The part of an RNA shown here (large-subunit ribosomal RNA, domain I) has 533 nucleotides and comes from Synechococcaceae bacterium WB6_1B_055. Taxonomically the source falls in Synechococcaceae (Bacteria, Bacillati, Cyanophyceae, Synechococcales). The full RNA is in RNAcentral, with records from ENA. Rfam family: Bacterial large subunit ribosomal RNA. The coordinates come from a structure-prediction model, not an experiment, and the mean pLDDT is 85.
[in-house]
Context: one part of a larger RNA
RNA sequence: GGCACACAGGGAAUGCCUUGGCUCUGAGAGGCGAUGAAGGACGUGACAAGCUGCGAUAAGGUACGGGGAUGAGCAAAUAUCAAGCGAUCCGUACAUUUCCGAAUGGGGGAACCCGGUAUGUUGAAGACAUAUCAUCCGAAAGGAAGCGAACGCGCCGAACUGAAACAUCUAAGUAAGCGCAGGAAGAGAAAACAAAAGUGAUUUCCAUAGUAGUGGCGAGCGAACUGGAAAUAGCCUAAACCAUACUUGUUUCGGCAGGUAUGGGGUUGUAGGACUGCAUCAUGGAAUUAUAGCGUAUAGUGGAAUAAUCUGGAAAGUUUAUCCAUAGAGGGUGAAAGGCCCGUACACGAAAUGCGCCAUAUACCUAGCAGGAUCCUGAGUAGGGCGGGACACGUGAAAUCCUGUCUGAAUCUGCCGGAACCAUCCGGUAAGGCUAAAUACUCCUCAGAGACCGAUAGCGAACGAGUACUGUGAAGGAAAGGUGAAAAGAACCCUGAACAAGGGAGUGAAAAAGACCCUGAAACUGUGUGUCU
Numbered sequence: 001g002g003c004a005c006a007c008a009g010g011g012a013a014u015g016c017c018u019u020g021g022c023u024c025u026g027a028g029a030g031g032c033g034a035u036g037a038a039g040g041a042c043g044u045g046a047c048a049a050g051c052u053g054c055g056a057u058a059a060g061g062u063a064c065g066g067g068g069a070u071g072a073g074c075a076a077a078u079a080u081c082a083a084g085c086g087a088u089c090c091g092u093a094c095a096u097u098u099c100c101g102a103a104u105g106g107g108g109g110a111a112c113c114c115g116g117u118a119u120g121u122u123g124a125a126g127a128c129a130u131a132u133c134a135u136c137c138g139a140a141a142g143g144a145a146g147c148g149a150a151c152g153c154g155c156c157g158a159a160c161u162g163a164a165a166c167a168u169c170u171a172a173g174u175a176a177g178c179g180c181a182g183g184a185a186g187a188g189a190a191a192a193c194a195a196a197a198g199u200g201a202u203u204u205c206c207a208u209a210g211u212a213g214u215g216g217c218g219a220g221c222g223a224a225c226u227g228g229a230a231a232u233a234g235c236c237u238a239a240a241c242c243a244u245a246c247u248u249g250u251u252u253c254g255g256c257a258g259g260u261a262u263g264g265g266g267u268u269g270u271a272g273g274a275c276u277g278c279a280u281c282a283u284g285g286a287a288u289u290a291u292a293g294c295g296u297a298u299a300g301u302g303g304a305a306u307a308a309u310c311u312g313g314a315a316a317g318u319u320u321a322u323c324c325a326u327a328g329a330g331g332g333u334g335a336a337a338g339g340c341c342c343g344u345a346c347a348c349g350a351a352a353u354g355c356g357c358c359a360u361a362u363a364c365c366u367a368g369c370a371g372g373a374u375c376c377u378g379a380g381u382a383g384g385g386c387g388g389g390a391c392a393c394g395u396g397a398a399a400u401c402c403u404g405u406c407u408g409a410a411u412c413u414g415c416c417g418g419a420a421c422c423a424u425c426c427g428g429u430a431a432g433g434c435u436a437a438a439u440a441c442u443c444c445u446c447a448g449a450g451a452c453c454g455a456u457a458g459c460g461a462a463c464g465a466g467u468a469c470u471g472u473g474a475a476g477g478a479a480a481g482g483u484g485a486a487a488a489g490a491a492c493c494c495u496g497a498a499c500a501a502g503g504g505a506g507u508g509a510a511a512a513a514g515a516c517c518c519u520g521a522a523a524c525u526g527u528g529u530g531u532c533u
Base pairs, nucleotide, nucleotide: 001532002531003530004529005528006527007526008525009524015518016482017481020453021452022450023449024448025447026446027445028444029442030441031147032146039100040099041098042055043054044053046078050074051073061094062093063092064091065090066089070082071081072080105114106113107112115133116132117131118130119129120128121127135144136143137142151182152180153179154178155177162169166216192199193198203230204229205228206227207226213221214220234434235433236432237378241264242263243262244261245260246259247258248257249256250255269412271377272376273375274374275371276370277369278368284365285364289361290360291359293357294356295355296354297353298352300348301347302346306321307320308319310317322339323338324328330342331341332340383407384406385405386404387403388402389401390400414429415428416427417426418425469476470475489517492504493503494502495501
């Protein structure tokens, strides 16, 4: 030195565990903010560095309700206190709430600096205290701003990529950027589809169907009719006409005509309305407010039934008997508990605040018949030319929709559509507006689930984690869990310079569980024995 065995060190895998995550389900909530938010800075404790809470009333104050013995957060120590005259704790309402921050008196390098006005301390200067002083919209009352995860609508709008290159095309109207809103948004009561028969606002899903189409007819893109289902809800104006007020023009001063504002009226395609004549106070209502009742949420309350033996450190295990069950879900307890604890089934509960349902009252809205002369029925609109865009549809035979530009009708004997265009026929009534539900999403709350993870996994984060640390900055971004049932966390002695480390002693079931603490693999490092050279 090799090999073998044994015993150690080292190391952290593995196993077991779970305070944390992940993905969903059912309910709820869907906003907060000048009454100063979100987010912070600085304070605040007997001692107080961190986290948590709170705000100069500062781990807290007041009232009401719950609850019933300990309490002064994490946090174990000491001290000092509080509490059956009901503390701590839980819920509801209220008060306080420094400074920064939209930040708003002015400024500013956020958490700082400096003012004006009024009143007071005061008689003056100075200082201090309290209140107030930004901008925009609005006549005023009042409102706006800023923040917020996804979902929504609009404006703007790529490239990588695919086409096996690439330019039309694709990716994609996606990502990014900007604006705005709501609990949903948007859409929406036919100038719609259809086809000789009919349907009857919108939205979403399933089928139609990867069909018809579109397409350097490449890559690709990709409907509709119709059927089935979810949910269902319909309305208001403009105008004609009438009235009132003001006003303009004109006048033969009697008026006439026009304009503006307000009110009545009226709202549709078997056309309707005005107008003229007749009749009439009926019927119904999603959305207002108030009150009562009920339900529900935000604290809670009651809640059945077991003993012994054996093993063991410990019984919930074993054995023998026994009991409850509308409760044998689950968790804890020194191993594995229906009957030990918390609970569970079931039953019950609110001074205060919110929400829902229903009832009553209230506010508001809501009707007929006939006549057919006249009037009205949304104009720089419909349509057209040119250039673009949206439609599944790339300009095509290209309808339909939008419009930058130039033009430009008709008025119910009207007008639009039915995929160039024309006719017949059919369907509808544009150029004003509102509209619940079915649908989308989850920063958040409550209850629950998992052939989801189990500390290199699962969120980046099970732990003082968006921390430490890196970067001028935008930004990037970790590692790190486990003594034991209980600290019983090792009194005392010895070696030692020792507050290091170790050896005894003691605790414990175990210390080869000793705080670098469950288990403790391998690499790697030793010691001993044997053997080989």